Transfer RNA from an Alphaproteobacteria bacterium, 72 nucleotides, folded computationally.
[in-house]
RNA sequence: GGGCGCUUAGCUCAGGGGGAGAGCGCUUGCUUGACAUGCAAGAGGUCCCUGGUUCGAUCCCAGGAGCGCCCA
Numbered sequence: 001g002g003g004c005g006c007u008u009a010g011c012u013c014a015g016g017g018g019g020a021g022a023g024c025g026c027u028u029g030c031u032u033g034a035c036a037u038g039c040a041a042g043a044g045g046u047c048c049c050u051g052g053u054u055c056g057a058u059c060c061c062a063g064g065a066g067c068g069c070c071c072a
Base pairs, nucleotide, nucleotide: 001071002070003069004068005067006066007065010024011023012022013021018055026042027041028040029039030038048064049063050062051061052060
């Protein structure tokens, strides 16, 4: 220098045009003598950034940034 992949909740990740989600973790309540387990409820998000397309973008397109892999 070239090519490819990834970036979404505290962590690991799904979701590929119209409601932002799961598991774990966290908080509260129930259960216990107390803890753990279990059950119920809840909080928590600039969907990496900018622009474009679109009635509408986490999702499509362009550029940028970070991380990783391959080639030279």

Lineage of the source: Bacteria > Pseudomonadati > Pseudomonadota > Alphaproteobacteria. It matches the Rfam family "tRNA". By type it is a transfer RNA. Its family is annotated with triplet codon-amino acid adaptor activity in the Gene Ontology.